Record summary: Predicted 3D model of a 72-nucleotide RNA (transfer RNA) from Pelotomaculum sp. It was read from a public genome assembly. Lineage of the source: Bacteria > Bacillati > Clostridia > Desulfotomaculaceae > Pelotomaculum.
RNA sequence: GGGCCCAUAGCUCAACGGCAGAGCAUCCGGCUCAUAACCGGCUGGUUCCAGGUUCGAAUCCUGGUGGGCCCA
Repeated sequence: GGGCCCAUAGCUCAACGGCAGAGCAUCCGGCUCAUAACCGGCUGGUUCCAGGUUCGAAUCCUGGUGGGCCCA
RNA backbone atom coordinates (compact mmCIF):
# COMPACT_ATOMS: atom_id res chain seq x y z
P G A 1 -0.51 3.72 3.61
O5' G A 1 -0.80 2.82 2.33
C5' G A 1 -0.69 3.37 1.02
C4' G A 1 -0.68 2.25 0.00
C3' G A 1 -1.92 1.36 0.00
O3' G A 1 -3.00 1.94 -0.74
C1' G A 1 0.00 0.00 0.00
P G A 2 -4.52 1.65 -0.30
O5' G A 2 -4.74 0.15 -0.78
C5' G A 2 -4.77 -0.17 -2.17
C4' G A 2 -4.96 -1.65 -2.37
C3' G A 2 -6.16 -2.25 -1.67
O3' G A 2 -7.38 -2.05 -2.38
C1' G A 2 -4.27 -3.60 -1.27
P G A 3 -8.78 -1.97 -1.58
O5' G A 3 -9.04 -3.49 -1.17
C5' G A 3 -9.28 -4.47 -2.16
C4' G A 3 -9.42 -5.84 -1.54
C3' G A 3 -10.45 -5.95 -0.43
O3' G A 3 -11.78 -6.07 -0.91
C1' G A 3 -8.46 -6.99 0.25
P C A 4 -13.02 -5.48 -0.07
O5' C A 4 -13.17 -6.52 1.14
C5' C A 4 -13.52 -7.87 0.89
C4' C A 4 -13.40 -8.71 2.13
C3' C A 4 -14.18 -8.21 3.34
O3' C A 4 -15.55 -8.54 3.29
C1' C A 4 -11.99 -8.78 4.00
P C A 5 -16.63 -7.59 3.99
O5' C A 5 -16.39 -7.85 5.55
C5' C A 5 -16.65 -9.13 6.11
C4' C A 5 -16.17 -9.20 7.54
C3' C A 5 -16.74 -8.17 8.49
O3' C A 5 -18.05 -8.51 8.96
C1' C A 5 -14.41 -8.31 8.81
P C A 6 -19.07 -7.34 9.36
O5' C A 6 -18.48 -6.80 10.74
C5' C A 6 -18.46 -7.63 11.89
C4' C A 6 -17.66 -7.00 13.01
C3' C A 6 -18.20 -5.67 13.53
O3' C A 6 -19.26 -5.84 14.46
C1' C A 6 -15.85 -5.53 13.23
P A A 7 -20.36 -4.66 14.62
O5' A A 7 -19.56 -3.54 15.43
C5' A A 7 -19.02 -3.83 16.72
C4' A A 7 -18.35 -2.60 17.32
C3' A A 7 -19.30 -1.43 17.57
O3' A A 7 -18.89 -0.74 18.76
C1' A A 7 -17.57 -0.76 16.11
P U A 8 -19.68 -1.01 20.12
O5' U A 8 -21.20 -0.74 19.75
C5' U A 8 -21.70 0.58 19.61
C4' U A 8 -23.17 0.63 19.94
C3' U A 8 -23.55 0.02 21.28
O3' U A 8 -23.32 0.90 22.36
C1' U A 8 -25.01 -0.79 19.61
P A A 9 -22.80 0.28 23.77
O5' A A 9 -24.01 0.54 24.77
C5' A A 9 -24.35 1.86 25.16
C4' A A 9 -24.73 1.92 26.63
C3' A A 9 -23.74 1.22 27.56
O3' A A 9 -23.63 1.94 28.77
C1' A A 9 -25.88 0.28 27.85
P G A 10 -22.39 2.89 29.02
O5' G A 10 -21.29 1.92 29.68
C5' G A 10 -20.03 2.46 30.11
C4' G A 10 -19.31 1.43 30.96
C3' G A 10 -19.15 0.07 30.31
O3' G A 10 -17.95 0.00 29.55
C1' G A 10 -20.13 -0.20 32.45
P C A 11 -17.96 -0.78 28.12
O5' C A 11 -17.92 -2.33 28.53
C5' C A 11 -16.78 -2.89 29.18
C4' C A 11 -17.02 -4.36 29.46
C3' C A 11 -17.47 -5.18 28.27
O3' C A 11 -16.38 -5.64 27.48
C1' C A 11 -18.89 -5.60 30.10
P U A 12 -16.61 -5.94 25.89
O5' U A 12 -17.56 -7.23 25.88
C5' U A 12 -17.09 -8.48 26.37
C4' U A 12 -18.16 -9.54 26.22
C3' U A 12 -18.81 -9.61 24.85
O3' U A 12 -18.02 -10.36 23.93
C1' U A 12 -20.49 -9.64 26.52
P C A 13 -18.26 -10.17 22.33
O5' C A 13 -19.74 -10.72 22.15
C5' C A 13 -20.62 -10.11 21.24
C4' C A 13 -22.02 -10.52 21.56
C3' C A 13 -23.06 -10.16 20.50
O3' C A 13 -23.08 -11.12 19.46
C1' C A 13 -23.87 -9.57 22.64
P A A 14 -23.84 -10.78 18.10
O5' A A 14 -25.36 -10.99 18.55
C5' A A 14 -26.40 -10.39 17.80
C4' A A 14 -27.72 -10.64 18.48
C3' A A 14 -28.91 -10.09 17.70
O3' A A 14 -29.33 -11.00 16.70
C1' A A 14 -29.06 -9.40 19.95
P A A 15 -29.36 -10.49 15.18
O5' A A 15 -30.52 -9.39 15.16
C5' A A 15 -31.83 -9.73 15.56
C4' A A 15 -32.63 -8.49 15.90
C3' A A 15 -32.69 -7.45 14.78
O3' A A 15 -33.73 -7.73 13.88
C1' A A 15 -32.16 -6.39 16.84
P C A 16 -33.44 -8.32 12.40
O5' C A 16 -32.34 -7.33 11.76
C5' C A 16 -32.73 -6.16 11.07
C4' C A 16 -32.01 -6.06 9.74
C3' C A 16 -32.50 -7.08 8.71
O3' C A 16 -32.31 -6.51 7.41
C1' C A 16 -30.23 -7.45 9.16
P G A 17 -33.44 -6.44 6.39
O5' G A 17 -33.69 -4.88 6.59
C5' G A 17 -34.98 -4.40 6.48
C4' G A 17 -35.16 -3.22 7.41
C3' G A 17 -36.62 -2.92 7.68
O3' G A 17 -36.74 -2.37 8.98
C1' G A 17 -35.60 -1.08 6.65
P G A 18 -37.36 -3.39 10.10
O5' G A 18 -38.39 -2.46 10.88
C5' G A 18 -37.93 -1.33 11.63
C4' G A 18 -39.10 -0.54 12.15
C3' G A 18 -40.22 -1.39 12.75
O3' G A 18 -40.81 -0.67 13.81
C1' G A 18 -41.04 -0.18 10.88
P C A 19 -40.34 -1.03 15.30
O5' C A 19 -41.14 0.08 16.12
C5' C A 19 -40.91 1.46 15.87
C4' C A 19 -40.77 2.21 17.18
C3' C A 19 -39.56 1.77 18.01
O3' C A 19 -39.04 2.91 18.71
C1' C A 19 -41.55 1.39 19.23
P A A 20 -37.61 3.44 18.30
O5' A A 20 -36.63 2.25 18.72
C5' A A 20 -36.41 2.02 20.08
C4' A A 20 -35.67 0.72 20.26
C3' A A 20 -35.43 0.37 21.73
O3' A A 20 -36.57 -0.32 22.25
C1' A A 20 -33.42 0.16 20.48
P G A 21 -36.70 -0.62 23.83
O5' G A 21 -36.11 -2.09 23.85
C5' G A 21 -35.75 -2.72 25.05
C4' G A 21 -35.30 -4.13 24.72
C3' G A 21 -34.46 -4.78 25.81
O3' G A 21 -35.28 -5.35 26.81
C1' G A 21 -33.40 -5.05 23.72
P A A 22 -34.67 -5.62 28.28
O5' A A 22 -33.81 -6.95 28.08
C5' A A 22 -34.46 -8.17 27.72
C4' A A 22 -33.45 -9.27 27.51
C3' A A 22 -32.50 -9.51 28.68
O3' A A 22 -33.09 -10.33 29.68
C1' A A 22 -31.26 -9.41 26.68
P G A 23 -32.66 -10.15 31.23
O5' G A 23 -31.22 -10.83 31.31
C5' G A 23 -31.07 -12.22 31.08
C4' G A 23 -29.61 -12.59 31.00
C3' G A 23 -28.75 -12.08 32.16
O3' G A 23 -28.84 -12.92 33.31
C1' G A 23 -27.68 -11.59 30.12
P C A 24 -28.81 -12.24 34.76
O5' C A 24 -27.32 -11.69 34.92
C5' C A 24 -26.23 -12.60 34.97
C4' C A 24 -24.91 -11.87 34.79
C3' C A 24 -24.63 -10.75 35.80
O3' C A 24 -24.19 -11.24 37.06
C1' C A 24 -24.09 -10.02 33.62
P A A 25 -24.58 -10.38 38.38
O5' A A 25 -23.82 -8.98 38.18
C5' A A 25 -22.40 -8.93 38.21
C4' A A 25 -21.90 -7.53 37.90
C3' A A 25 -22.44 -6.42 38.80
O3' A A 25 -21.75 -6.35 40.03
C1' A A 25 -22.57 -5.74 36.55
P U A 26 -22.55 -5.89 41.36
O5' U A 26 -22.89 -4.35 41.09
C5' U A 26 -21.86 -3.39 40.95
C4' U A 26 -22.42 -2.02 40.68
C3' U A 26 -23.48 -1.55 41.67
O3' U A 26 -22.90 -1.01 42.84
C1' U A 26 -24.21 -1.13 39.46
P C A 27 -23.60 -1.35 44.29
O5' C A 27 -25.00 -0.61 44.21
C5' C A 27 -25.06 0.82 44.12
C4' C A 27 -26.49 1.28 43.92
C3' C A 27 -27.51 0.69 44.90
O3' C A 27 -27.51 1.36 46.15
C1' C A 27 -28.35 0.54 42.70
P C A 28 -27.88 0.49 47.50
O5' C A 28 -29.45 0.24 47.36
C5' C A 28 -30.36 1.34 47.41
C4' C A 28 -31.78 0.87 47.21
C3' C A 28 -32.21 -0.30 48.08
O3' C A 28 -32.55 0.08 49.42
C1' C A 28 -32.91 -0.69 45.87
P G A 29 -32.31 -1.00 50.62
O5' G A 29 -33.43 -2.11 50.35
C5' G A 29 -34.81 -1.78 50.53
C4' G A 29 -35.71 -2.88 49.99
C3' G A 29 -35.58 -4.25 50.63
O3' G A 29 -36.24 -4.33 51.89
C1' G A 29 -35.68 -4.49 48.29
P G A 30 -35.72 -5.43 52.98
O5' G A 30 -36.15 -6.82 52.33
C5' G A 30 -37.53 -7.14 52.16
C4' G A 30 -37.69 -8.47 51.46
C3' G A 30 -37.09 -9.67 52.18
O3' G A 30 -37.93 -10.14 53.23
C1' G A 30 -36.55 -9.76 49.88
P C A 31 -37.24 -10.70 54.60
O5' C A 31 -36.47 -12.02 54.15
C5' C A 31 -37.18 -13.13 53.65
C4' C A 31 -36.22 -14.20 53.15
C3' C A 31 -35.13 -14.59 54.14
O3' C A 31 -35.60 -15.56 55.06
C1' C A 31 -34.16 -14.17 52.02
P U A 32 -35.33 -15.32 56.65
O5' U A 32 -33.75 -15.49 56.80
C5' U A 32 -33.14 -16.75 56.53
C4' U A 32 -31.64 -16.65 56.65
C3' U A 32 -31.13 -15.98 57.91
O3' U A 32 -31.10 -16.86 59.02
C1' U A 32 -29.98 -15.11 56.02
P C A 33 -31.66 -16.33 60.46
O5' C A 33 -30.62 -15.21 60.88
C5' C A 33 -30.93 -14.31 61.95
C4' C A 33 -29.68 -13.61 62.42
C3' C A 33 -28.83 -13.01 61.31
O3' C A 33 -29.29 -11.72 60.95
C1' C A 33 -27.44 -14.27 62.78
P A A 34 -29.38 -11.36 59.35
O5' A A 34 -27.86 -11.27 58.88
C5' A A 34 -27.03 -10.22 59.37
C4' A A 34 -25.59 -10.47 58.98
C3' A A 34 -25.34 -10.68 57.49
O3' A A 34 -25.26 -9.46 56.79
C1' A A 34 -24.21 -12.35 58.72
P U A 35 -25.68 -9.41 55.22
O5' U A 35 -24.49 -10.15 54.47
C5' U A 35 -23.20 -9.56 54.42
C4' U A 35 -22.20 -10.51 53.82
C3' U A 35 -22.55 -11.07 52.45
O3' U A 35 -22.26 -10.16 51.40
C1' U A 35 -21.80 -12.83 53.84
P A A 36 -23.16 -10.21 50.06
O5' A A 36 -22.78 -11.61 49.40
C5' A A 36 -21.50 -11.81 48.82
C4' A A 36 -21.29 -13.26 48.46
C3' A A 36 -22.29 -13.85 47.46
O3' A A 36 -21.95 -13.54 46.12
C1' A A 36 -22.05 -15.32 49.29
P A A 37 -23.12 -13.26 45.05
O5' A A 37 -23.89 -14.66 44.94
C5' A A 37 -23.27 -15.80 44.37
C4' A A 37 -24.11 -17.04 44.62
C3' A A 37 -25.54 -16.97 44.10
O3' A A 37 -25.63 -17.31 42.73
C1' A A 37 -25.56 -17.71 46.34
P C A 38 -26.66 -16.51 41.78
O5' C A 38 -28.10 -16.85 42.40
C5' C A 38 -28.60 -18.20 42.40
C4' C A 38 -29.87 -18.28 43.20
C3' C A 38 -30.96 -17.30 42.80
O3' C A 38 -31.71 -17.76 41.68
C1' C A 38 -30.71 -17.26 45.14
P C A 39 -32.30 -16.69 40.63
O5' C A 39 -33.50 -16.02 41.43
C5' C A 39 -34.63 -16.79 41.83
C4' C A 39 -35.61 -15.94 42.59
C3' C A 39 -35.98 -14.61 41.95
O3' C A 39 -36.95 -14.75 40.92
C1' C A 39 -35.50 -14.27 44.22
P G A 40 -36.95 -13.73 39.69
O5' G A 40 -37.53 -12.39 40.34
C5' G A 40 -38.88 -12.35 40.80
C4' G A 40 -39.18 -11.03 41.46
C3' G A 40 -38.88 -9.79 40.64
O3' G A 40 -39.87 -9.51 39.66
C1' G A 40 -38.06 -9.49 42.83
P G A 41 -39.45 -8.76 38.32
O5' G A 41 -39.10 -7.27 38.81
C5' G A 41 -40.13 -6.44 39.33
C4' G A 41 -39.55 -5.19 39.96
C3' G A 41 -38.81 -4.26 39.02
O3' G A 41 -39.68 -3.44 38.25
C1' G A 41 -37.58 -4.52 41.03
P C A 42 -39.14 -2.84 36.88
O5' C A 42 -38.13 -1.68 37.35
C5' C A 42 -38.62 -0.58 38.08
C4' C A 42 -37.51 0.29 38.59
C3' C A 42 -36.63 0.96 37.54
O3' C A 42 -37.26 2.10 36.97
C1' C A 42 -35.28 0.11 39.29
P U A 43 -36.91 2.50 35.44
O5' U A 43 -35.39 2.98 35.53
C5' U A 43 -35.04 4.12 36.29
C4' U A 43 -33.55 4.21 36.46
C3' U A 43 -32.76 4.32 35.17
O3' U A 43 -32.74 5.64 34.67
C1' U A 43 -31.76 2.72 36.59
P G A 44 -32.78 5.89 33.07
O5' G A 44 -31.37 5.34 32.59
C5' G A 44 -30.17 5.91 33.09
C4' G A 44 -28.99 5.04 32.74
C3' G A 44 -28.81 4.78 31.25
O3' G A 44 -28.12 5.84 30.62
C1' G A 44 -28.63 2.75 32.46
P G A 45 -28.83 6.65 29.40
O5' G A 45 -28.32 5.88 28.11
C5' G A 45 -26.94 5.56 27.98
C4' G A 45 -26.55 5.50 26.53
C3' G A 45 -27.02 6.68 25.68
O3' G A 45 -26.03 7.00 24.73
C1' G A 45 -27.95 4.69 24.83
P U A 46 -25.06 8.26 24.98
O5' U A 46 -25.15 9.15 23.67
C5' U A 46 -26.41 9.47 23.10
C4' U A 46 -26.26 9.82 21.64
C3' U A 46 -25.47 8.81 20.83
O3' U A 46 -26.00 8.75 19.51
C1' U A 46 -24.40 10.90 20.73
P U A 47 -27.06 7.65 19.15
O5' U A 47 -26.24 6.30 19.25
C5' U A 47 -25.29 5.97 18.26
C4' U A 47 -24.89 4.53 18.40
C3' U A 47 -24.41 3.91 17.09
O3' U A 47 -23.40 2.96 17.36
C1' U A 47 -26.27 2.71 17.87
P C A 48 -22.25 2.71 16.29
O5' C A 48 -21.26 3.92 16.58
C5' C A 48 -20.75 4.16 17.87
C4' C A 48 -19.59 5.12 17.82
C3' C A 48 -19.80 6.31 16.89
O3' C A 48 -20.51 7.36 17.52
C1' C A 48 -17.74 5.29 16.39
P C A 49 -21.54 8.27 16.63
O5' C A 49 -20.54 9.18 15.78
C5' C A 49 -19.64 10.07 16.41
C4' C A 49 -18.83 10.82 15.39
C3' C A 49 -19.65 11.46 14.27
O3' C A 49 -20.20 12.70 14.65
C1' C A 49 -17.82 10.29 13.34
P A A 50 -21.62 13.21 13.97
O5' A A 50 -21.18 13.58 12.49
C5' A A 50 -20.20 14.58 12.26
C4' A A 50 -19.97 14.76 10.78
C3' A A 50 -21.24 14.78 9.94
O3' A A 50 -21.88 16.04 9.96
C1' A A 50 -19.65 13.37 8.92
P G A 51 -23.40 16.19 9.40
O5' G A 51 -23.21 16.14 7.83
C5' G A 51 -24.24 15.69 7.00
C4' G A 51 -23.68 15.28 5.65
C3' G A 51 -24.71 14.63 4.73
O3' G A 51 -25.48 15.59 4.05
C1' G A 51 -22.79 13.28 4.83
P G A 52 -27.10 15.38 4.00
O5' G A 52 -27.26 14.21 2.93
C5' G A 52 -26.69 14.34 1.64
C4' G A 52 -26.70 13.03 0.90
C3' G A 52 -28.06 12.35 0.76
O3' G A 52 -28.84 12.92 -0.28
C1' G A 52 -26.44 10.75 1.40
P U A 53 -30.46 12.88 -0.15
O5' U A 53 -30.83 11.34 -0.37
C5' U A 53 -30.55 10.69 -1.60
C4' U A 53 -30.98 9.24 -1.55
C3' U A 53 -32.41 9.01 -1.07
O3' U A 53 -33.34 9.19 -2.13
C1' U A 53 -30.96 7.51 0.03
P U A 54 -34.70 10.02 -1.86
O5' U A 54 -35.53 9.08 -0.87
C5' U A 54 -35.91 7.78 -1.26
C4' U A 54 -36.45 7.00 -0.10
C3' U A 54 -37.52 7.71 0.73
O3' U A 54 -38.81 7.63 0.12
C1' U A 54 -35.93 6.70 2.17
P C A 55 -39.76 8.96 0.10
O5' C A 55 -40.22 9.11 1.61
C5' C A 55 -40.95 10.27 2.02
C4' C A 55 -41.50 10.05 3.41
C3' C A 55 -40.50 9.51 4.41
O3' C A 55 -39.71 10.52 4.99
C1' C A 55 -42.49 8.23 4.53
P G A 56 -38.11 10.27 5.17
O5' G A 56 -38.08 9.12 6.27
C5' G A 56 -38.54 9.38 7.59
C4' G A 56 -38.63 8.09 8.39
C3' G A 56 -37.34 7.30 8.49
O3' G A 56 -36.49 7.80 9.50
C1' G A 56 -39.12 5.85 7.95
P A A 57 -34.91 7.83 9.23
O5' A A 57 -34.48 6.29 9.20
C5' A A 57 -34.71 5.46 10.35
C4' A A 57 -33.52 4.55 10.60
C3' A A 57 -32.24 5.29 10.97
O3' A A 57 -31.46 4.47 11.83
C1' A A 57 -31.90 4.09 8.99
P A A 58 -31.65 4.60 13.41
O5' A A 58 -30.48 3.70 14.00
C5' A A 58 -29.13 4.12 13.93
C4' A A 58 -28.20 2.93 13.89
C3' A A 58 -28.19 2.18 12.56
O3' A A 58 -27.28 2.76 11.65
C1' A A 58 -28.43 0.65 14.34
P U A 59 -27.66 2.82 10.06
O5' U A 59 -27.90 1.28 9.65
C5' U A 59 -26.85 0.34 9.75
C4' U A 59 -27.36 -1.06 9.45
C3' U A 59 -27.85 -1.26 8.02
O3' U A 59 -27.51 -2.55 7.57
C1' U A 59 -29.61 -1.71 9.55
P C A 60 -26.33 -2.71 6.50
O5' C A 60 -26.88 -1.93 5.22
C5' C A 60 -27.64 -2.60 4.21
C4' C A 60 -27.91 -1.68 3.04
C3' C A 60 -26.74 -0.78 2.64
O3' C A 60 -25.81 -1.46 1.81
C1' C A 60 -28.71 0.51 2.77
P C A 61 -24.26 -1.08 1.83
O5' C A 61 -24.20 0.31 1.05
C5' C A 61 -24.53 0.39 -0.33
C4' C A 61 -24.35 1.81 -0.83
C3' C A 61 -23.02 2.46 -0.47
O3' C A 61 -21.98 2.08 -1.35
C1' C A 61 -24.78 3.95 0.03
P U A 62 -20.46 2.04 -0.83
O5' U A 62 -20.08 3.58 -0.69
C5' U A 62 -20.02 4.41 -1.84
C4' U A 62 -19.64 5.83 -1.47
C3' U A 62 -18.43 5.96 -0.55
O3' U A 62 -17.20 5.84 -1.25
C1' U A 62 -20.16 7.36 0.22
P G A 63 -15.93 5.22 -0.48
O5' G A 63 -15.48 6.40 0.50
C5' G A 63 -14.98 7.61 -0.05
C4' G A 63 -14.87 8.67 1.01
C3' G A 63 -14.04 8.31 2.23
O3' G A 63 -12.65 8.42 2.01
C1' G A 63 -16.06 9.31 2.93
P G A 64 -11.65 7.45 2.83
O5' G A 64 -11.73 8.03 4.32
C5' G A 64 -11.27 9.36 4.59
C4' G A 64 -11.66 9.79 5.98
C3' G A 64 -11.06 8.97 7.12
O3' G A 64 -9.71 9.33 7.40
C1' G A 64 -13.36 9.34 7.54
P U A 65 -8.71 8.22 8.01
O5' U A 65 -9.25 8.03 9.51
C5' U A 65 -9.21 9.10 10.43
C4' U A 65 -9.78 8.67 11.77
C3' U A 65 -9.21 7.39 12.34
O3' U A 65 -7.97 7.59 12.99
C1' U A 65 -11.56 7.34 12.51
P G A 66 -6.88 6.39 12.94
O5' G A 66 -7.47 5.28 13.92
C5' G A 66 -7.59 5.57 15.31
C4' G A 66 -8.37 4.48 16.01
C3' G A 66 -7.88 3.06 15.78
O3' G A 66 -6.74 2.74 16.56
C1' G A 66 -10.22 3.12 15.57
P G A 67 -5.72 1.60 15.99
O5' G A 67 -6.52 0.23 16.15
C5' G A 67 -6.84 -0.25 17.44
C4' G A 67 -7.72 -1.48 17.37
C3' G A 67 -7.17 -2.65 16.56
O3' G A 67 -6.20 -3.40 17.26
C1' G A 67 -9.44 -2.30 16.01
P G A 68 -5.10 -4.22 16.39
O5' G A 68 -5.93 -5.47 15.81
C5' G A 68 -6.48 -6.43 16.69
C4' G A 68 -7.28 -7.46 15.92
C3' G A 68 -6.54 -8.17 14.80
O3' G A 68 -5.71 -9.22 15.25
C1' G A 68 -8.67 -7.49 14.04
P C A 69 -4.40 -9.63 14.39
O5' C A 69 -4.97 -10.37 13.10
C5' C A 69 -5.66 -11.61 13.23
C4' C A 69 -6.24 -12.05 11.91
C3' C A 69 -5.25 -12.14 10.74
O3' C A 69 -4.48 -13.33 10.76
C1' C A 69 -7.20 -11.02 10.04
P C A 70 -3.01 -13.32 10.09
O5' C A 70 -3.29 -13.22 8.52
C5' C A 70 -3.92 -14.30 7.84
C4' C A 70 -4.26 -13.91 6.42
C3' C A 70 -3.07 -13.48 5.56
O3' C A 70 -2.32 -14.57 5.05
C1' C A 70 -4.87 -11.97 5.26
P C A 71 -0.76 -14.35 4.65
O5' C A 71 -0.80 -13.42 3.35
C5' C A 71 -1.33 -13.91 2.12
C4' C A 71 -1.34 -12.82 1.08
C3' C A 71 0.01 -12.16 0.81
O3' C A 71 0.84 -12.93 -0.03
C1' C A 71 -1.68 -10.51 0.99
P A A 72 2.43 -12.85 0.13
O5' A A 72 2.81 -11.38 -0.39
C5' A A 72 2.63 -11.02 -1.75
C4' A A 72 2.85 -9.53 -1.96
C3' A A 72 4.20 -8.99 -1.48
O3' A A 72 5.24 -9.23 -2.42
C1' A A 72 2.46 -7.57 -0.73